[in-house]
Context: one part of a larger RNA
RNA sequence: UGGCGGGCGAUUGAGAGUAAAGUCUCCACAGUACGAGAGGAACAGGCGGCUGGGGCCUCUGGUGUACCGGUUGUCCUUAAGGGCAUUGCCGGGUAGCUAAGCCCUCGACGAUAAGAGCGGAAAGCAUCUACGCUCGAAGCGUCUCUCGAAACGAGUCGCCCACUCUGCUACACUGUAAGGGGGUUGGUGACAACAACCUUUGUAGUAGACGAGAGCGCGGAAAGAAGAUCCGUUUGAUAGAGCAGGGGUGUACGCGUCGAGCUUCGGCGAGAUGUUUAGCCCACUGCCACUAACUGCUCAAGCGUAGUUAGG
Numbered sequence: 001u002g003g004c005g006g007g008c009g010a011u012u013g014a015g016a017g018u019a020a021a022g023u024c025u026c027c028a029c030a031g032u033a034c035g036a037g038a039g040g041a042a043c044a045g046g047c048g049g050c051u052g053g054g055g056c057c058u059c060u061g062g063u064g065u066a067c068c069g070g071u072u073g074u075c076c077u078u079a080a081g082g083g084c085a086u087u088g089c090c091g092g093g094u095a096g097c098u099a100a101g102c103c104c105u106c107g108a109c110g111a112u113a114a115g116a117g118c119g120g121a122a123a124g125c126a127u128c129u130a131c132g133c134u135c136g137a138a139g140c141g142u143c144u145c146u147c148g149a150a151a152c153g154a155g156u157c158g159c160c161c162a163c164u165c166u167g168c169u170a171c172a173c174u175g176u177a178a179g180g181g182g183g184u185u186g187g188u189g190a191c192a193a194c195a196a197c198c199u200u201u202g203u204a205g206u207a208g209a210c211g212a213g214a215g216c217g218c219g220g221a222a223a224g225a226a227g228a229u230c231c232g233u234u235u236g237a238u239a240g241a242g243c244a245g246g247g248g249u250g251u252a253c254g255c256g257u258c259g260a261g262c263u264u265c266g267g268c269g270a271g272a273u274g275u276u277u278a279g280c281c282c283a284c285u286g287c288c289a290c291u292a293a294c295u296g297c298u299c300a301a302g303c304g305u306a307g308u309u310a311g312g
Base pairs, nucleotide, nucleotide: 005161006160007159008158009157010156011155015147016146017145021051022050023049024048026046027045034039052105053104054103055102056101060099061098062097063096067092068091069090070089071088072085073084074083075082076081107143108142109141110140115135116134117133118132164209165208166207167206168205169204170203171202172201177200178199179198180197183194184193185192186191210302213299214298215297216296217233218232219231220230221229238292239291240290242287243286244285245284246282247281248280249279254275255274256273257272258271261268262267
């Protein structure tokens, strides 16, 4: 831009893609059918495995430069608390992400191939084939999965809004003019003419009002390179703070007691222990309007006609 006014939501499925499944051992059928014996099946059923595909993070782990702790060197005068050294190194580790972890991964129908057949002539017989008909595969197609009204035959359904109003400028007109609703006539129709009645405006341009909805703005995440997507916007739990729950680390500082050892005999003192299941921290969950989602802005349809078919 189109889809014959403008939108919102839900759908149909022409068409396109497709590998979403593939396979094996074992149990049982059964030492059965079959076979002189030797040997030795199958259909239906069941437990598992491998490969591929999809999803997920409860468990097992990985990562986890959020976080907690230990410790070395050096610096901030010491302690406390920190900076730097690959996150200094090391031990752990929630959420998220993830596999090596967990879950799922079916069948049916149709037309057929080789092949198996039925009735059956040419060719009085025979013959699966010439007419006709029935079956038959991990293969083909459909259902199932993904995209898909731009499928120009551009579909369908539901709902919402509109098909209006006003100002200004220019022009025409003040009653032999102009407009209006219905009427008559002409024309397929847009439209034009005419008579009565009513009214005082009408035409063009331009600006505005209303307006379903959309976008911007603002707070964000289940989304994310930017766009996009999705959620919320006080009629509110959207993010943060606070509190609680649940977790991570592993028992903080200070103080008390004990204390190896050193000592200039005055003291110093690693460390242990109590206070202390402490202290510090959290991407998770919930509660709570305390803080911030404020005030708002922009865009946006507001036009007709013809043909065909059906009905009256």
Molecule: large-subunit ribosomal RNA, domain VI
Organism: Candidatus Heimdallarchaeota archaeon